[in-house]
RNA sequence: AGAGUUUGAUCCUGGCUCAGGACGAACGCUGGCGGCGUGCGUAACACAUGCAAGUUGAGCGACGACGUUUCCGAAGUGGCGACAUGGAGGGGACGAGCGGAGCAGCGGACGGGUGAGUAAUACAUGAGAAGCUGUCCUGUGGUGGGGGACAACGUCUGGAAACGGACGCUAAUACCCCAUAGUCUGAGAGGUUAAAGCCGAAAGGUGCCAUGGGAGGCGCUCGUGUCCUAUCAGCUAGUUGGUGAGGUAACGGCUCACCAAGGCGACGACGGGUAGCCGGCCUGAGAGGGUGUCCGGCCACACUGGGACUGAGAUACGGCCCAGACUCCUACGGGAGGCAGCAGUGGGGAAUCUUGCACAAUGGGGGAAACCCUGAUGCAGCAACGCCGCGUGAACGAUGAAGGCCUUCGGGUUGUAAAGUUCUGAUCUGAGGGAAGAAGAAAGUGACGGUACCUCAGGAGAAAGCCCCGGCUAACUACGUGCCAGCAGCCGCGGUAAUACGUAGGGGGCAAGCGUUAUCCGGAAUUAUUGGGCGUAAAGAGUGCGUAGGUGGUUACCUAAGCGCAAGGUUUAAUCUUGAGGCUCAACCUCAUUCUGCCUUGCGAACUGGGCUACUUGAGUGCUGGAGGGGAAAGCGGAAUUCCCAGUGUAGCGGUGAAAUGCGUAGAUACUGGGAAGAACACCGGUGGCGGAGGCGGCUUUCUGGACAGCAACUGACACUGAGGCACGAAAGCGUGGGGAGCAAACAGGAUUAGAUACCCUGGUAGUCCACGCCGUAAACGAUGAGCACUAGUUGUUGGGUCCGAAUGGAUUCAGUGACGCAGUUAACGCAAUAAGUGCUCCGCCUGGGGAGUACGGUGGCAACACUAAAACUCAAAGGAAUUGACGGGGACCCGCACAAGCAGCGGAGCAUGUGGUUUAAUUCGAAGCAACGCGAAAAACCUUACCAGGGCUUGACAUCCCUCUGAAAGAUCUCUUAACCGAGAUCCCCCUUCGGGCAGAGGUGACAGGUGGUGCAUGGUUGUCGUCAGCUCGUGUCGUGAGAUGUUGGGUUAAGUCCCGCAACGAGCGCAACCCUUGUCGUCAGUUACUAACAUUUAGUUGAGGACUCUGGCGAGACUGCCGAGGUUAACUCGGAGGAAGGUGGGGAUGACGUCAAAUCAUCAUGCCCCUUAUGUUCUGGGCUACACACGUGCUACAAUGGUCGGUACAAUGAGAAGCAAAGUCGCGAGGCGGAGCAAAUCACCAAAACCGAUCCCAGUUCGGAUUGCAGGCUGCAACUCGCCUGCAUGAAGUCGGAGUUGCUAGUAAUCGCGAAUCAGCAUGUCGCGGUGAAUGCGUUCCCGGGUCUUGUACACACCGCCCGUCACACCAUGGAAGUUGGGGGCGCCCAAAGUUGGCUAAUUAAUCUGCUACCUAAGGCGAAACCAAUGACUGGGGUGAAGUCGUGACAAGGUAACCGUA
Repeated sequence: AGAGUUUGAUCCUGGCUCAGGACGAACGCUGGCGGCGUGCGUAACACAUGCAAGUUGAGCGACGACGUUUCCGAAGUGGCGACAUGGAGGGGACGAGCGGAGCAGCGGACGGGUGAGUAAUACAUGAGAAGCUGUCCUGUGGUGGGGGACAACGUCUGGAAACGGACGCUAAUACCCCAUAGUCUGAGAGGUUAAAGCCGAAAGGUGCCAUGGGAGGCGCUCGUGUCCUAUCAGCUAGUUGGUGAGGUAACGGCUCACCAAGGCGACGACGGGUAGCCGGCCUGAGAGGGUGUCCGGCCACACUGGGACUGAGAUACGGCCCAGACUCCUACGGGAGGCAGCAGUGGGGAAUCUUGCACAAUGGGGGAAACCCUGAUGCAGCAACGCCGCGUGAACGAUGAAGGCCUUCGGGUUGUAAAGUUCUGAUCUGAGGGAAGAAGAAAGUGACGGUACCUCAGGAGAAAGCCCCGGCUAACUACGUGCCAGCAGCCGCGGUAAUACGUAGGGGGCAAGCGUUAUCCGGAAUUAUUGGGCGUAAAGAGUGCGUAGGUGGUUACCUAAGCGCAAGGUUUAAUCUUGAGGCUCAACCUCAUUCUGCCUUGCGAACUGGGCUACUUGAGUGCUGGAGGGGAAAGCGGAAUUCCCAGUGUAGCGGUGAAAUGCGUAGAUACUGGGAAGAACACCGGUGGCGGAGGCGGCUUUCUGGACAGCAACUGACACUGAGGCACGAAAGCGUGGGGAGCAAACAGGAUUAGAUACCCUGGUAGUCCACGCCGUAAACGAUGAGCACUAGUUGUUGGGUCCGAAUGGAUUCAGUGACGCAGUUAACGCAAUAAGUGCUCCGCCUGGGGAGUACGGUGGCAACACUAAAACUCAAAGGAAUUGACGGGGACCCGCACAAGCAGCGGAGCAUGUGGUUUAAUUCGAAGCAACGCGAAAAACCUUACCAGGGCUUGACAUCCCUCUGAAAGAUCUCUUAACCGAGAUCCCCCUUCGGGCAGAGGUGACAGGUGGUGCAUGGUUGUCGUCAGCUCGUGUCGUGAGAUGUUGGGUUAAGUCCCGCAACGAGCGCAACCCUUGUCGUCAGUUACUAACAUUUAGUUGAGGACUCUGGCGAGACUGCCGAGGUUAACUCGGAGGAAGGUGGGGAUGACGUCAAAUCAUCAUGCCCCUUAUGUUCUGGGCUACACACGUGCUACAAUGGUCGGUACAAUGAGAAGCAAAGUCGCGAGGCGGAGCAAAUCACCAAAACCGAUCCCAGUUCGGAUUGCAGGCUGCAACUCGCCUGCAUGAAGUCGGAGUUGCUAGUAAUCGCGAAUCAGCAUGUCGCGGUGAAUGCGUUCCCGGGUCUUGUACACACCGCCCGUCACACCAUGGAAGUUGGGGGCGCCCAAAGUUGGCUAAUUAAUCUGCUACCUAAGGCGAAACCAAUGACUGGGGUGAAGUCGUGACAAGGUAACCGUA
């Protein structure tokens, strides 16, 4: 830093998607260790249990146990007894020992949790004045004298309990009174108002009261900043202010009384939604955007709502009162409770931990202190949740092991990887040692923890996964699957060879993690301040006037708000940056440094602002002048149309592509005259004029707006733009009243059509016109907002002016209106002084396509509707400009047997042949518009043969390798057998050798053979077709951002991109042409098997002979627009002519550019992959490919007299010939038989017919025609039944020239006549060749078909057999309406009203205290009306998506009626 994706390709616009980072995360697979962090985002849901706030005896009284001591001392025991012992129990004293309650003090307002509420009683930042403040620090002064209570406790008593009640006793740093001081208050007089002790032997200490100051804390006020929504535009009665009073710590409508009517709001009030705010955190280059978990600051809350008390501080998380919901206890009377403290439980959820240890440290509360308390905190536990670090071994090790996978079978790869050898010990295990954290004068004190760390020993042992591999994006093969299963972030993969699915091997990436999902920023300049746009891509409001606002000419002075400089204050800490330091490193921690804001002060004065002064150039006024369809009203005019009347006149008129409806004999149309009515104003008329736009057109008059030019008298910045607002605003439409000729929605009829609710025709009503009032939209367009300034020119035109000129005119200037064009600009097209250029100011608008300018809401409207204006859902595009093609029922030019002009046909008949269909056991397969169909097949009786039925064989009919055997077993002949192959038997026939072997055969084993099985859409090769059409390209250069263009277009010309000329092109290649073959003329050379003029010879070129001729085959010549004339650009070339055998490519052939059709062929051949392997192979017999209601193609023969039949008589060429062609002769009516000369061929043989000359037939189903059938024969062949060809005799069908339509052919051609060859044993009407005879027509390019070039339009590119629209039907999805129904939050009015403060009244009584009642306010509750939000709702509306559904064909080409906008 970018990339993918719209297209055939391109550039642009524009969305979607990806690569990065982050996270309180979750899920999937996997999981070795340590350090440091982090861990209910959901139900502010409900909570069992334990703990989280106590402490003080140095404030006080009492109680209890205990210890020490002392006194008394029961029972018991001993003793006769005294007494002794004994020690229960009791009393006292002491305890700077203990305990649980109570009074009292301080603390429970901190610490800890949570984010529900809150859009401002909040937070951040910076200021401020009218305040309070316990403990703490520092001052000053004081602490005198009295008093009565209440707990505890005792007695009685209520209650299940919680908890009380009565009476009695009592202390204090509890409470009260008096005194005194100083505050406070007041102008003053005056008023009000304090205290407490305790410890100590003492010294003293510590408290207490009053009052200053400070520190810290808190309350209050102000400036600035802080989300979305205008489909929330008006809100407000304590509301805004004043006066007075009350209240408060304090200011204040904070509260109350009275007075005034204010206050807030487009700079967004009020309302709705959402939300704790910040330091920070994430991202980003930054500006920004997102976020507010942990840590820190502030706020708010503590089951929900209300309330106060106490106190320095609370309207109080672990306090109180009341109400409500819920839970628990209950003896039913009544009570108790509040984890959003730490753990923990249930629930919710994709999801978030232990009912741990310790007060050792840090900190907090109490205490004089010891000390006590502390789920704050310090630690540990759980969790890969995150960040950071370490490890899972290291070195050597090639036969490149085995195995796996792939393979072209050679090998490659996994891979030094493993094994193996030699090592190491961070982690692990065991043992030994062992901290810092601990402060202070010293000692003592460690939860973590025998932890971190150190040493020794042991042992490679216990430790690797996850994702990906089509492109983006690093990484490829095999198999399986077969639009299935599946993948997918986007584009997209999968329909039998998937690098995209699944598996495997291999590879890439990261690594104790890896992927996925959600979310945020980035990329995205895709909301653009930095940093975008609006002619055609989304986007300029239809136009103006003008309010607020924004912006604003020149000059001097003042000011100092903005601005600049400097200094000061503040900006908590942490974080971040930078530099250091400490844990072995790092994460982490520590130290230092820096930090865009706000405030204050001082200084400056260029610029902006403010004030004031002046100016004239911006703007305006005035005067003079001309131009104009500018507007409004009134009047007038002629032409035309229609209608009415009259006349002339007769059969049609009208209308169309063609018709019909319609009008007309009741007299139309046409023509003439007269009259009526309404509407519109020809010519002039013009990219001419005017207007802000819409728009404005006969003439005259009246009223009226604006612009322009000239002059330079006046004002002196008065200006520009313009959110809201106001006005104008085509057509259609609406209301009321007129008017109505023509035209004409609707409607009717006639046509057209498959239909025709249309286009065309005939009619025709609203409407169009006028007046008044609405509507307020148009493709209201220059698709271009307004204003100002600047920036080359050229050329028209409208209205003025100045100068020059005698003048047409020229120069110049101002204001308009056009064309072209430079710079510049633009994606391109284009724009270009009338900018879309360069700048400034202001306004409007845009942010992917569809849904949709729609729904809902609101505003306007009589209505139609208009304005404002979403979302769900859905797609990966939609779009602009330009390019190359293709196409057009677009245009221009040109060509072709394309049409036309002709000739002969086909289509009708019979037959042949091929195809379809049908049939069949099988009728093998392929070919399918042209370009399949007498095609593959240049030959289906068996074979062929691939098909069917049946019978055999299984290393096979054929090839190679290995093993064994053999040298006749094979083969030939014969016999038997079989449907046949197969099988059995007999006879004949015994390989070569250098002795290594070779050759041949049989048997066996497995590798393999074999397949006309599939895929021509996996392929090679070959072929068809456009098309023998004239095209198709390249290099360099040039133009273009680019695809591409140029060249190759243009003017001529040609059969031709053939040639010439021109030209930003110059050249070249494949095609064209030529070179090649053949044919036509001549020459020359050569003459056998060919030829024969002359000479001989013969029946006969038969034989001599000849080399002249014909002919043969070699070599040459010839034709090149070369010559002449005309035209043409002095060209190419065309036309005409001469000569010539041939003339403009002489005729014919071969030759087929780049490419198109997934064209044909896997069945010619080859071949990948798949499939079969006692069968899909191979072999044999028989059958089939030859079927037959029918349909089509291609042919043959005909329908006859240009003919048939009979007789006679001529003339070819190409070819093939030995398992062949076959002569003569002979037999047969004939096919043919016998025969066999000759010939491996210019030698022999196969060989013409039509034609010609006669005869006959006489127009008929015939002496035409020959199908079909019968009989008898011939030939080939193992074999003619299915199923061959031919002959003779007999039979003698259809058919009398062929509908719509359609084919071939331009000269030796069509037509007609026969001949040959390939295939082949035999079998052509087919095919390929050959010669004989031998025409007609061509005006011409309008039309049909095909093709070429240029141009134009395009929404096509699978390219018009294209694309594509709407209804309907079906399925699904989201959404609007809807009688209603349900729920919710908030406000309003009324009723009722707890607790409580304050006020009032009041009983008894006291020292203070205090009881009851009541008023106002008021939580909850109840009633009511309305609005809003959400959910749901029979039915219903449109929308979207969906595979091949139905109906039409609206749009894209002139899309077949040009399209589109507004309206009905």
The RNA shown here (small-subunit ribosomal RNA) has 1464 nucleotides and comes from an uncultured rumen bacterium. The sequence is in RNAcentral, with records from ENA. The prediction has a mean pLDDT of 82. Its Rfam family is "Bacterial small subunit ribosomal RNA".